Source information: Predicted 3D model of a 93-nucleotide RNA (c-di-GMP-I riboswitch aptamer) from Xylanibacillus composti. Rfam family: c-di-GMP-I riboswitch aptamer. Rfam links the family to the GO term cyclic-di-GMP binding. RNAcentral holds the sequence, with entries from Rfam. The prediction has a mean pLDDT of 85. NCBI's taxonomy places the organism under Bacteria, Bacillati, Bacilli, Paenibacillaceae, Xylanibacillus.
RNA sequence: CUUCGAUCAAGGCAAAGCUACGGAAACGUAGUGACGCAAAGCUACAGGGGCUACCGCAGCGUCAUCAUGCUGCCAUGCCAGCCAGCUGCCGUU
Repeated sequence: CUUCGAUCAAGGCAAAGCUACGGAAACGUAGUGACGCAAAGCUACAGGGGCUACCGCAGCGUCAUCAUGCUGCCAUGCCAGCCAGCUGCCGUU
């Protein structure tokens, strides 16, 4: 430098659910809790993919007006525990 994860050491992370807080939502943070993880460490416009739609746009309604309902589209909002990129412990080739 590189292959792999059967085993060893030091250990690490924490899904769902529940509680609190933030958010329109997706989701996030903290606590609890362990389904799992050898990168479940980091990176989210400038790789792919996915989720959401407050605002906005379009269409169709209700309404005398103000206003308001439904449907579709939209990332500027998110997801790294989907792939990916970068870095890395132990053992091993």